RNAcentral holds the sequence, with entries from ENA. This is a predicted structure of a 73-nucleotide RNA (transfer RNA) from a Candidatus Woesearchaeota archaeon. The coordinates come from a structure-prediction model, not an experiment, and the mean pLDDT is 83. The source organism's lineage runs through Archaea, Nanobdellati and Candidatus Woesearchaeota.
[in-house]
RNA sequence: GCCUUGGUGGUGUAGAGGCCUAGCAUAUAGCCCUGUCGAGGCUAUGACCCGGGUUCGAUUCCCGGCCAGGGCG
Numbered sequence: 001g002c003c004u005u006g007g008u009g010g011u012g013u014a015g016a017g018g019c020c021u022a023g024c025a026u027a028u029a030g031c032c033c034u035g036u037c038g039a040g041g042c043u044a045u046g047a048c049c050c051g052g053g054u055u056c057g058a059u060u061c062c063c064g065g066c067c068a069g070g071g072c073g
Base pairs, nucleotide, nucleotide: 001072002071003070004069005068006067007066010026011025012024013023018056027045028044029043030042031041032040049065050064051063052062053061
């Protein structure tokens, strides 16, 4: 340099045009439960890498950039 995969709450991930006010797990906080801790239950907190394009509508499709992994030279 070229090809390719990915970037989503603090962390790990799902979602691939409208159903999304973005799901699940974990984390943290509060409450319940318990003699206490733990486990369990309920509630709350918190995210679409950046810029452009397409579209009535983009986290999702296209282009460019940045970052990370893999392959080729």
Its Rfam family is "tRNA". Rfam's curators write: Transfer RNA (tRNA) molecules are approximately 80 nucleotides in length.